Predicted 3D model of a 264-nucleotide RNA (Bacterial large signal recognition particle RNA) from a Candidatus Limnocylindrales bacterium. It is recorded under the gene name ffs. Its Rfam family is "Bacterial large signal recognition particle RNA". From the family's description: The signal recognition particle (SRP) is a universally conserved ribonucleoprotein involved in the co-translational targeting of proteins to membranes. By type it is a non-coding RNA gene.
């Protein structure tokens, strides 16, 4: 030094909580690391501090000890937010009400206020306009397969006389088309319209009554008052941010250390 076959160890670690203290189940970090059964109204156990049963891998990349490096967490400390106190300070911090003043419109040609009704908004229903459609009116409309006359021509017939039947005229059919007069029917963000319901508040209006007020602006010219926020002050804080601190400290790095037997 090889080589076999074993042991000790190891198959994740860490933070906060909890605990008498350690570990584990949950929570959160790290990142990949045997399985099975327990556990927050906890569970297992006592400083080499998870029990219990199974498997793997073993003296080193990998077990164990020491520096480093730092994800994270915890805590003191400040700020901001928030809660809660204060008969507290600020009304010369806003805002809103009362009083008091000031100044100007209006008012006995009626302020304001009460009582009677109508309108305004909403439903329905009529009526009325406005649109679309029909029907009715009017006008045009058929090379042949509509009608009705049917020149000429054809055709039957000895004639008399008779059929079919183009064009051409009239006249309808399917369509077109006009005018908006009447009628039926459908529709609406149609309406100085009517009736009927709802609504009784606000406004706008007409009557009757009662009679002096009643609106607007201003007070930093009231060291006025209430009432609700604001800041200020005091305490609390389970959120949010932050810097130096104090603590643990995953991954990662670097340096040490750590067996037994047999055989060669």
């Nucleotide at each position: 030094c090889c080589g076999u076959g074993c042991u000790a160890g190891g198959c994740g670690g860490g933070g906060a909580a909890c605990u008498a203290g350690c570990g584990g189940u949950g929570c959160c970090c790290u990142g990949u690391a045997c399985c099975u059964g327990c556990a927050a109204u906890c569970c297992g156990c006592u400083c080499c501090a998870g029990c219990a049963g199974g498997g793997c891998u073993g003296a080193a990349u990998u077990c164990c000890c020491u520096c480093u490096c730092g994800a994270g967490g915890c805590u003191c400390c400040c700020g901001c937010g928030c809660u809660c106190g204060g008969a507290g300070g600020c009304c010369g911090c806003c805002g809103u009400c009362c009083c008091a003043g000031g100044c100007g419109a209006c008012g006995u040609u009626g302020a304001g206020g009460a009582u009677c009704g109508g309108g305004u908004c909403c439903c329905g229903c009529g009526c009325a306009g406005c649109g679309g459609c029909g029907a009715a009116u009017c006008g045009c409309g058929a090379a042949c397969c509509g009608u009705g006359u049917c020149a000429g021509g054809u055709c039957c017939g000895g004639a008399a006389g008779g059929a079919a039947g183009c064009a051409g005229c009239a006249c309808u059919c399917a369509g077109c088309g006009a005018a908006g007069c009447u009628c039926g029917u459908c529709g609406g963000g149609u309406g100085c319209c009517g009736c009927g319901g709802a609504a009784c508040g606000g406004c706008c209006u007409g009557g009757u009554c009662c009679g002096a007020g009643c609106c607007g602006c201003c007070u930093u010219c009231g060291a006025g008052g209430g009432u609700g926020g604001g800041c200020c002050c005091g305490a609390g804080u389970a959120g949010c941010g932050g810097u130096c601190g104090g603590u643990c400290g995953a991954c990662g790095g670097a340096g040490g250390g750590u067996g037994c037997a047999c055989g060669g």